The part of an RNA shown here (large-subunit ribosomal RNA, domain VI) has 256 nucleotides and comes from Spirosoma taeanense. The prediction has a mean pLDDT of 85. NCBI's taxonomy places the organism under Bacteria, Pseudomonadati, Bacteroidota, Cytophagaceae, Spirosoma. The RNAcentral record of the full RNA draws on Rfam.
[in-house]
Context: one part of a larger RNA
RNA sequence: CGUUGGAUGACUGAGGGGGUCUGUCCUUAGUACGAGAGGACCGGGAUGGACAUACCGCUGGCGGAUCGGUUGUUUGGCCGCAGGCACGGCCGAGUAGCUACGUAUGGUUAAGAUAAGCGCUGAAGGCAUCUAAGUGCGAAACUGGCCCCGAGAUGAGUCAUCCGGUAUAAAGGGUUGUGCGAGACGAGCACGUGGAUAGGCGGCAGGUGUAGGCGCUGAGAGGUGUUGAGCUGAGCCGUACUAAUGAGCCCGGACG
Repeated sequence: CGUUGGAUGACUGAGGGGGUCUGUCCUUAGUACGAGAGGACCGGGAUGGACAUACCGCUGGCGGAUCGGUUGUUUGGCCGCAGGCACGGCCGAGUAGCUACGUAUGGUUAAGAUAAGCGCUGAAGGCAUCUAAGUGCGAAACUGGCCCCGAGAUGAGUCAUCCGGUAUAAAGGGUUGUGCGAGACGAGCACGUGGAUAGGCGGCAGGUGUAGGCGCUGAGAGGUGUUGAGCUGAGCCGUACUAAUGAGCCCGGACG
RNA backbone atom coordinates (compact mmCIF):
# COMPACT_ATOMS: atom_id res chain seq x y z
C1' C A 1 0.00 0.00 0.00
C1' G A 2 -3.76 -3.55 -1.01
C1' U A 3 -7.84 -6.64 0.73
C1' U A 4 -13.74 -1.31 -0.59
C1' G A 5 -16.18 1.85 6.57
C1' G A 6 -12.66 1.47 10.59
C1' A A 7 -11.04 -1.85 14.46
C1' U A 8 -10.01 -6.02 18.47
C1' G A 9 -9.78 -11.16 19.14
C1' A A 10 -10.43 -16.15 17.40
C1' C A 11 -10.44 -19.43 13.25
C1' U A 12 -10.69 -22.17 8.22
C1' G A 13 -6.64 -24.35 5.46
C1' A A 14 -5.37 -23.39 -0.59
C1' G A 15 -0.38 -23.98 -0.44
C1' G A 16 4.59 -24.72 1.54
C1' G A 17 8.29 -26.86 4.76
C1' G A 18 10.14 -30.63 8.32
C1' G A 19 10.43 -35.69 9.54
C1' U A 20 11.07 -40.59 6.99
C1' C A 21 17.66 -43.83 9.31
C1' U A 22 19.43 -48.39 11.28
C1' G A 23 22.27 -52.39 14.36
C1' U A 24 22.33 -56.30 17.94
C1' C A 25 20.01 -59.86 21.15
C1' C A 26 15.86 -63.19 22.76
C1' U A 27 11.77 -66.02 20.96
C1' U A 28 9.21 -68.71 17.13
C1' A A 29 13.23 -72.94 16.47
C1' G A 30 18.10 -75.85 16.42
C1' U A 31 11.87 -75.97 13.67
C1' A A 32 11.22 -75.78 7.83
C1' C A 33 15.30 -77.08 4.54
C1' G A 34 19.80 -80.15 4.27
C1' A A 35 23.51 -86.60 3.82
C1' G A 36 26.04 -83.45 6.95
C1' A A 37 28.19 -78.90 7.89
C1' G A 38 24.98 -75.47 8.59
C1' G A 39 20.42 -73.00 9.16
C1' A A 40 15.79 -69.61 7.85
C1' C A 41 11.14 -66.85 5.76
C1' C A 42 6.68 -65.08 8.35
C1' G A 43 5.34 -63.39 13.35
C1' G A 44 6.30 -61.62 18.61
C1' G A 45 9.52 -59.15 22.25
C1' A A 46 13.88 -56.51 24.29
C1' U A 47 17.89 -53.17 24.00
C1' G A 48 21.27 -49.87 21.40
C1' G A 49 23.82 -46.23 17.68
C1' A A 50 23.49 -41.82 14.98
C1' C A 51 20.12 -37.83 14.14
C1' A A 52 16.20 -34.25 15.63
C1' U A 53 13.25 -31.40 19.18
C1' A A 54 12.42 -29.75 24.12
C1' C A 55 14.01 -29.07 29.07
C1' C A 56 17.33 -28.23 33.72
C1' G A 57 14.04 -32.15 38.51
C1' C A 58 18.71 -35.67 38.46
C1' U A 59 24.41 -36.12 37.09
C1' G A 60 28.10 -32.67 35.55
C1' G A 61 30.27 -27.87 33.21
C1' C A 62 30.50 -22.40 33.08
C1' G A 63 28.70 -19.13 36.50
C1' G A 64 34.54 -12.12 36.12
C1' A A 65 28.97 -7.69 40.89
C1' U A 66 28.08 -14.66 45.87
C1' C A 67 31.00 -16.78 50.12
C1' G A 68 35.53 -18.49 52.04
C1' G A 69 41.07 -19.45 52.21
C1' U A 70 45.78 -17.39 51.08
C1' U A 71 50.92 -14.79 48.98
C1' G A 72 53.51 -10.06 48.02
C1' U A 73 52.84 -4.97 48.43
C1' U A 74 50.28 -0.54 49.55
C1' U A 75 46.41 2.84 52.00
C1' G A 76 43.13 3.93 56.23
C1' G A 77 48.49 7.34 62.18
C1' C A 78 49.57 2.28 65.08
C1' C A 79 47.35 -2.95 66.74
C1' G A 80 43.23 -5.36 65.12
C1' C A 81 40.07 -5.18 61.08
C1' A A 82 39.03 -3.62 56.29
C1' G A 83 40.05 -1.45 51.12
C1' G A 84 43.32 -1.14 46.44
C1' C A 85 46.88 -3.59 42.90
C1' A A 86 49.19 -8.03 41.25
C1' C A 87 45.60 -12.79 34.83
C1' G A 88 39.23 -12.59 38.56
C1' G A 89 46.58 -12.10 42.02
C1' C A 90 46.24 -17.30 43.14
C1' C A 91 43.22 -21.31 45.29
C1' G A 92 38.39 -23.97 47.05
C1' A A 93 33.21 -23.91 46.49
C1' G A 94 28.73 -22.03 44.11
C1' U A 95 22.30 -19.60 43.50
C1' A A 96 19.72 -17.76 39.10
C1' G A 97 20.72 -18.30 34.16
C1' C A 98 23.07 -20.68 30.02
C1' U A 99 24.27 -25.59 29.02
C1' A A 100 25.81 -31.54 27.71
C1' C A 101 28.63 -35.26 29.28
C1' G A 102 22.36 -35.12 31.77
C1' U A 103 16.87 -36.07 31.16
C1' A A 104 12.39 -36.73 28.18
C1' U A 105 10.26 -37.56 23.53
C1' G A 106 10.30 -38.87 18.14
C1' G A 107 10.92 -42.11 13.32
C1' U A 108 6.39 -46.78 13.68
C1' U A 109 1.48 -48.72 12.30
C1' A A 110 -2.91 -47.59 9.15
C1' A A 111 -5.09 -46.29 4.31
C1' G A 112 -5.21 -45.07 -1.24
C1' A A 113 -3.27 -45.56 -6.09
C1' U A 114 0.94 -47.83 -8.29
C1' A A 115 6.50 -49.73 -10.34
C1' A A 116 9.21 -54.05 -11.53
C1' G A 117 7.15 -58.56 -10.59
C1' C A 118 3.33 -62.47 -9.37
C1' G A 119 -1.66 -63.87 -10.56
C1' C A 120 -7.37 -64.95 -11.93
C1' U A 121 -10.64 -65.34 -15.85
C1' G A 122 -9.87 -64.91 -21.18
C1' A A 123 -10.17 -64.47 -26.66
C1' A A 124 -7.99 -62.84 -31.31
C1' G A 125 -5.60 -68.01 -32.71
C1' G A 126 -11.31 -74.81 -30.91
C1' C A 127 -5.01 -75.32 -27.86
C1' A A 128 -1.98 -72.01 -25.14
C1' U A 129 -1.53 -67.08 -23.18
C1' C A 130 -1.49 -62.07 -16.57
C1' U A 131 -4.34 -58.56 -21.49
C1' A A 132 -6.66 -57.42 -26.07
C1' A A 133 -12.43 -56.49 -22.82
C1' G A 134 -12.59 -57.50 -17.40
C1' U A 135 -10.19 -58.35 -12.55
C1' G A 136 -6.68 -59.40 -7.85
C1' C A 137 -2.03 -58.63 -5.29
C1' G A 138 2.52 -56.00 -5.10
C1' A A 139 7.91 -51.13 -2.72
C1' A A 140 11.83 -46.97 2.24
C1' A A 141 9.57 -44.05 -4.08
C1' C A 142 3.92 -41.11 -4.93
C1' U A 143 -0.83 -39.36 -2.13
C1' G A 144 -2.08 -39.56 2.84
C1' G A 145 -1.13 -40.25 7.96
C1' C A 146 2.61 -37.07 12.33
C1' C A 147 4.88 -31.90 13.44
C1' C A 148 5.48 -26.63 11.93
C1' C A 149 4.31 -22.18 8.93
C1' G A 150 0.26 -20.49 6.54
C1' A A 151 -5.65 -15.49 3.72
C1' G A 152 -0.50 -10.60 -0.36
C1' A A 153 -4.65 -17.85 -0.98
C1' U A 154 -4.48 -9.98 -5.18
C1' G A 155 -8.99 -16.34 -5.83
C1' A A 156 -6.88 -11.14 -0.39
C1' G A 157 -11.89 -16.23 3.01
C1' U A 158 -14.96 -17.13 7.92
C1' C A 159 -16.92 -16.18 13.00
C1' A A 160 -17.67 -13.19 17.47
C1' U A 161 -17.41 -8.49 19.47
C1' C A 162 -16.53 -3.00 19.44
C1' C A 163 -17.07 2.18 17.14
C1' G A 164 -19.08 6.01 14.19
C1' G A 165 -25.22 10.07 11.86
C1' U A 166 -21.01 16.12 10.88
C1' A A 167 -18.04 15.79 16.12
C1' U A 168 -13.12 18.80 20.59
C1' A A 169 -15.28 12.77 15.98
C1' A A 170 -15.31 7.29 17.82
C1' A A 171 -13.56 2.37 18.49
C1' G A 172 -8.67 1.30 18.19
C1' G A 173 -3.51 2.21 17.73
C1' G A 174 0.95 4.98 18.60
C1' U A 175 3.92 8.18 21.57
C1' U A 176 5.59 8.14 26.77
C1' G A 177 7.09 5.73 31.65
C1' U A 178 8.54 0.86 34.71
C1' G A 179 10.35 -3.65 32.70
C1' C A 180 11.55 -9.05 30.68
C1' G A 181 9.73 -14.99 30.08
C1' A A 182 11.31 -11.11 24.63
C1' G A 183 15.27 -8.96 22.08
C1' A A 184 21.04 -6.81 17.25
C1' C A 185 17.52 -2.57 16.04
C1' G A 186 12.46 -2.67 15.01
C1' A A 187 9.24 -6.41 16.91
C1' G A 188 6.82 -9.54 20.92
C1' C A 189 5.09 -9.78 25.88
C1' A A 190 3.90 -7.79 31.20
C1' C A 191 2.58 -3.45 33.84
C1' G A 192 1.43 2.11 34.70
C1' U A 193 -1.80 4.05 41.35
C1' G A 194 -8.66 0.78 40.19
C1' G A 195 -0.89 -0.75 40.39
C1' A A 196 3.39 -5.68 42.54
C1' U A 197 6.27 -3.50 36.31
C1' A A 198 11.38 -2.59 38.14
C1' G A 199 14.26 -0.94 42.31
C1' G A 200 14.30 -0.72 47.68
C1' C A 201 12.73 -3.14 52.12
C1' G A 202 10.94 -7.73 55.01
C1' G A 203 10.65 -13.04 55.30
C1' C A 204 12.17 -17.57 53.04
C1' A A 205 14.98 -20.77 49.80
C1' G A 206 19.71 -21.65 47.88
C1' G A 207 25.25 -20.57 48.38
C1' U A 208 29.47 -20.14 51.44
C1' G A 209 31.09 -22.39 55.90
C1' U A 210 31.14 -20.92 62.34
C1' A A 211 32.02 -13.05 60.75
C1' G A 212 33.56 -8.95 63.88
C1' G A 213 33.95 -7.88 69.00
C1' C A 214 34.48 -9.95 73.65
C1' G A 215 35.40 -14.12 77.17
C1' C A 216 38.35 -18.55 78.27
C1' U A 217 42.89 -21.10 77.03
C1' G A 218 48.11 -21.58 75.11
C1' A A 219 55.08 -18.96 75.62
C1' G A 220 53.32 -18.57 70.62
C1' A A 221 51.33 -19.88 65.78
C1' G A 222 46.71 -21.06 67.32
C1' G A 223 42.40 -23.39 69.77
C1' U A 224 37.61 -22.71 71.91
C1' G A 225 32.57 -20.41 73.53
C1' U A 226 29.05 -16.86 72.07
C1' U A 227 27.66 -19.44 66.61
C1' G A 228 25.55 -23.33 61.50
C1' A A 229 27.61 -17.60 62.93
C1' G A 230 28.26 -13.63 59.55
C1' C A 231 27.83 -12.32 54.61
C1' U A 232 24.97 -13.29 50.38
C1' G A 233 23.83 -11.31 42.21
C1' A A 234 20.12 -13.00 39.34
C1' G A 235 15.35 -17.35 42.86
C1' C A 236 10.18 -17.59 45.71
C1' C A 237 6.46 -15.01 48.64
C1' G A 238 5.08 -10.42 50.49
C1' U A 239 5.17 -4.99 51.11
C1' A A 240 3.48 1.14 47.61
C1' C A 241 8.96 3.29 50.54
C1' U A 242 11.05 5.16 45.23
C1' A A 243 9.87 5.44 39.99
C1' A A 244 5.68 4.09 36.44
C1' U A 245 1.65 11.37 37.93
C1' G A 246 -2.87 14.54 37.32
C1' A A 247 -2.73 14.78 32.42
C1' G A 248 -1.05 15.77 27.50
C1' C A 249 0.39 14.89 22.32
C1' C A 250 0.12 12.16 17.47
C1' C A 251 -2.36 8.67 13.98
C1' G A 252 -7.15 7.31 12.96
C1' G A 253 -11.31 10.08 9.68
C1' A A 254 -16.77 8.40 5.91
C1' C A 255 -19.15 2.37 3.06
C1' G A 256 -23.43 4.86 5.18